Order: sequence, then C1' cells, then structure tokens
RNA sequence: CGGCUUCGUUCGGGAGAGCGCUGCGAAGCGGCAGCCGCCGAAGGCGUAACCCCCCGGGAACGCUCAGGCAAAAGGACCGGACGGAGAAC
Repeated sequence: CGGCUUCGUUCGGGAGAGCGCUGCGAAGCGGCAGCCGCCGAAGGCGUAACCCCCCGGGAACGCUCAGGCAAAAGGACCGGACGGAGAAC
C1' cells in the first nucleotide's frame, strides 16, 4: 500500500399480498373513516441452534403492534463507486 471487515453517502437490482366494499370530500385521481380478506423483506416483539454467564445477545424462524396489498413511495438483502476507521490474517 492492497485484499479483508465495518460505518457513512450515492447509484443500480430488489419479493409478497383486494386498483375489495361502503360513506365523506374533491367532483378526475390522489385523501380520510369504517368493514371484511390477505402479505412479510422497514421497524418492533418473541424465540431455536449457538454465543455468553447475566435478568444478557441472537435468524431470512414465528407474531402481525406498526407497515404494506394498481402506479408512485418504501423495502430486508445484493452489487458498484467515493470517503472514514480497523485487531488478526
């Protein structure tokens, strides 16, 4: 110095599930409220293996509170670029 790890920014990819019904408003969509049916990959909660010793951590598993079910937005995760940091190898 580089690989590697991690954090931040940015670009790209990115699934699932009713464009459901009713009412209000607008008077075109978007929006709000109620009802029923669904989804899991923001977040959240619980938890297995495992780590740890402690009342702890912990999944893409479970729940569906939140969120979502045309488009848009969002989206775990993956890849590229730039910048910061870093024990061991």

The prediction has a mean pLDDT of 80. The RNA shown here (Glycine riboswitch aptamer) has 89 nucleotides and comes from Candidatus Dactylopiibacterium sp. Of the family's consensus pairs, 91% are formed in the model. The sequence was found by an Rfam model in a public genome assembly. Rfam family: Glycine riboswitch aptamer. Rfam describes the family as follows. This family represents the bacterial glycine riboswitch. The source organism's lineage runs through Bacteria, Pseudomonadati, Betaproteobacteria, Rhodocyclales and Candidatus Dactylopiibacterium.